[in-house]
């Protein structure tokens, strides 16, 4: 410098051809059990990397910028 892959809760992964209520599982709060802890149930919080476009509708499609991987010069 040039092409290419990736980017979703704190973490690790789902989401079918564009019509999902964005889910699950550990972590975290909180309660129940317990003499106390662990273990076990319940309940909660919590995410689409950013801007724009497309389209009745976008997590998904397009372009751009950040990030991150590797290859090529």
């Nucleotide at each position: 410098g040039c092409a290419c892959c990736c980017a979703u809760a704190g973490u690790u992964c789902a989401a079918c051809u564009g019509g999902a209520u964005a889910g699950a599982a550990c972590a975290a709060g909180g309660g129940a059990u317990u003499c106390c802890u662990a273990a076990u149930c319940c309940c909660u919080c919590g995410a689409u990397a950013g801007u724009g476009g497309u389209u009745c509708a976008a997590g998904u499609c397009c372009a751009c910028u950040u990030g991150g991987g590797g290859g090529c010069a």
The RNA shown here (transfer RNA) has 73 nucleotides and comes from a Patescibacteria group bacterium. The coordinates come from a structure-prediction model, not an experiment, and the mean pLDDT is 80. Its Rfam family is "tRNA". Rfam's curators write: Transfer RNA (tRNA) molecules are approximately 80 nucleotides in length. The source organism's lineage runs through Bacteria and Bacteria candidate phyla.